Source information
This is a predicted structure of a 375-nucleotide RNA (Bacterial RNase P class A) from uncultured Angustibacter sp. The RNAcentral record of the sequence draws on MGnify. Rfam family: Bacterial RNase P class A. It is annotated as a ribozyme. Its family is annotated with tRNA processing, dimeric ribonuclease P complex and ribonuclease P activity in the Gene Ontology. Rfam's curators write: Ribonuclease P (RNase P) is a ubiquitous endoribonuclease, found in archaea, bacteria and eukarya as well as chloroplasts and mitochondria. Lineage of the source: Bacteria > Bacillati > Kineosporiales > Kineosporiaceae > Angustibacter.

RNA sequence: GAGUCAGCCAGGCGGCCGCGUCACCGGUUCGCCGGUGCCGAGGAACGUCCGGGCUCCGAAGGGCAAGGUGGUGGGUAACGCCCACCCGGGGUGACCCGCGGGACAGUGCCACAGAGAACAGACCGCCAGCCCGGUUCGCCGGGCCGGUAAGGGUGAAACGGUGGUGUAAGAGACCACCAGCACCCCCGGUGACGGGGGUGGCUCGGUAAACCCCACCUGGAGCAAGGUCAGACAGGGAGCGUUCGAGGGCGGCCCGCCCGAGCUCCCGGGUAGAUCGCUGGAGCGUGCUGGCAACAGCACGCCGAGAUGGAUGGUCGCCACCCGUGCGGGGGUAACCGCGCGCGGGGACAGGACCCGGCGUAUCGGCUGGCUCGU
Numbered sequence: 001g002a003g004u005c006a007g008c009c010a011g012g013c014g015g016c017c018g019c020g021u022c023a024c025c026g027g028u029u030c031g032c033c034g035g036u037g038c039c040g041a042g043g044a045a046c047g048u049c050c051g052g053g054c055u056c057c058g059a060a061g062g063g064c065a066a067g068g069u070g071g072u073g074g075g076u077a078a079c080g081c082c083c084a085c086c087c088g089g090g091g092u093g094a095c096c097c098g099c100g101g102g103a104c105a106g107u108g109c110c111a112c113a114g115a116g117a118a119c120a121g122a123c124c125g126c127c128a129g130c131c132c133g134g135u136u137c138g139c140c141g142g143g144c145c146g147g148u149a150a151g152g153g154u155g156a157a158a159c160g161g162u163g164g165u166g167u168a169a170g171a172g173a174c175c176a177c178c179a180g181c182a183c184c185c186c187c188g189g190u191g192a193c194g195g196g197g198g199u200g201g202c203u204c205g206g207u208a209a210a211c212c213c214c215a216c217c218u219g220g221a222g223c224a225a226g227g228u229c230a231g232a233c234a235g236g237g238a239g240c241g242u243u244c245g246a247g248g249g250c251g252g253c254c255c256g257c258c259c260g261a262g263c264u265c266c267c268g269g270g271u272a273g274a275u276c277g278c279u280g281g282a283g284c285g286u287g288c289u290g291g292c293a294a295c296a297g298c299a300c301g302c303c304g305a306g307a308u309g310g311a312u313g314g315u316c317g318c319c320a321c322c323c324g325u326g327c328g329g330g331g332g333u334a335a336c337c338g339c340g341c342g343c344g345g346g347g348a349c350a351g352g353a354c355c356c357g358g359c360g361u362a363u364c365g366g367c368u369g370g371c372u373c374g375u
Base pairs, nucleotide, nucleotide: 001373002372003371004370005369006368007367008366009365011319012318013317014316015315016314017313019040020039022037023036024035025034026033027032042349046360047359049358050357051356052355053354054222055221056220057219066218067217068216069215070214071085072084073083074082075081086100087098088097089096090095101213102212106211107210108207109206110205123152124151125148126147127146129144130143131142132141133140134139160178161177162176163175164174165173179203181200182199183198184197185196186195187194188193226276227275228274229273235267236266237265238264239263240262247259248258249257250256283302284301285300286299287298288297289296290295321346322345323344324343325342326341327340328339330337331336
C1' cells in the first nucleotide's frame, strides 16, 4: 500500500421552553390544577419471514390429508438460527460461497443449434464392393449399395481418457496404464467422511426451488388473546331436568364415589364505560470456571419505557467529528500528504404498543483488534 474477518459507537456539555407514566406535597367547583423528584426508544424499535413463552379453544394413542425441514456432530426453551467439522466450488493467501438426502422404485422434461438429446446418431470425412467416365496405367472424378462413432462440425451436455494390438477402414473387439462406478476387507474418526488393498463387468448423461420416494417435525387462533367489575331503557324467548337425576366436584375417558334443584342457550348485550393482562425477564454488567467454539455453570452488583389518538420534542451557545475551500508554515523531484487558523456546509436509517430468540433489509459517518498478500 492492497485486502479479509470480527467487535464497538450512533455526538458531548450547558441555558430556556415543552411532553408522558409513577411517587410525594399543596389546592380543588372532585372534572382536575400547580410544584418537586425518579424514569423515559433502537442497532436495527423496521419487515412480520421463521422459532418460542403466555392466553383461549381443541385433543387418548395411532393413521390419513396438508405444510415444512434435509451433509455430520453439538448448542438452545425452540428454530429454517448459531458453532465446529466433512464434502463440492472460488481465491496466490487471509478467507468466502453452497436451496448439501435419493436420478438402477416409477413417471415426466432436456429450449436454440445440430444428421442425431438417452439402450441415440451417418451431415462432412474414412473404407470395401459394383457401375459409368477419364488416364501419363500409379490412379483420379461421379453414382449406387453397404461398413465405420477414430477425425471434423453443432451444443450446457454427443454414450470414459491416453497409447498399442487389430482391421478394408474402424470400434473395450482385445491389451496396458489412468479416471470413474458397484461390491468386499483392513486402518483412522462419535459421525459425515478420509486413507489403503482386492474383485467385477468394461462405462452407467443431466434435472427432485418437476411429480415422486425416504427420514424427521408441525393441533388451531392470536393481547382486538383472555379475565374481572359493571351491564341503562327492560326485560323477553327456547330447551333439558327434580329420585326415569339436569348440572357440578374427583378423573384424559369408561366405570366408580360424593353433592344435588336448578342448569344451559338465544335476543337486549359481540353494547357504552372502567380495569387486569402490562412488564423483573430463557434480563443486564463484571469476574472466575468448563468448552476449539456456539454456549453453559457459579459469585457479586444493578433495575433500564409501559403510552391508549398514543409521551420521549424544539431552540440557542460552546466543544468535538466529517466534507469543500482560502491563507500561513513543513515534508516530497513531482503528483500529493500531515499541522495551525479562517469561511461555508453536513450529521443518516428510522421510532415501542404482550414479551423474548433469530433472520433479512435500511443506515451520514467514525473507532478498535486479529490475520493475509506485495514492497